[in-house]
RNA sequence: GUGCUCUUGGCCGAGCGGCAGGGGCGCCAGCCUUCCAAGCUGGGCACGCGAGUUCGACUCUCGCAGGGCACU
Numbered sequence: 001g002u003g004c005u006c007u008u009g010g011c012c013g014a015g016c017g018g019c020a021g022g023g024g025c026g027c028c029a030g031c032c033u034u035c036c037a038a039g040c041u042g043g044g045c046a047c048g049c050g051a052g053u054u055c056g057a058c059u060c061u062c063g064c065a066g067g068g069c070a071c072u
Base pairs, nucleotide, nucleotide: 001071002070003069004068005067006066007065010025011024012023018055027043028042029041030040031039048064049063050062051061052060
């Protein structure tokens, strides 16, 4: 340099172009308990950046950035 692939909360991770972006761990608060743990209930936190297509984009297209693999 070329090709392929990935990028979603603090971490891990689902998500036919139309559901309220689901779930696990963790975090916060409450309940329970003499206290702690466990358990139960509730809560906050996310689509890498920019453009395009579309009535509508996490999803499709292009560019950029970063990671991985292969080739040179």

The RNA shown here (transfer RNA) has 72 nucleotides and comes from a Planctomycetota bacterium. The source organism's lineage runs through Bacteria, Pseudomonadati and Planctomycetota. Rfam family: tRNA. About the family: Transfer RNA (tRNA) molecules are approximately 80 nucleotides in length. It is annotated as a transfer RNA.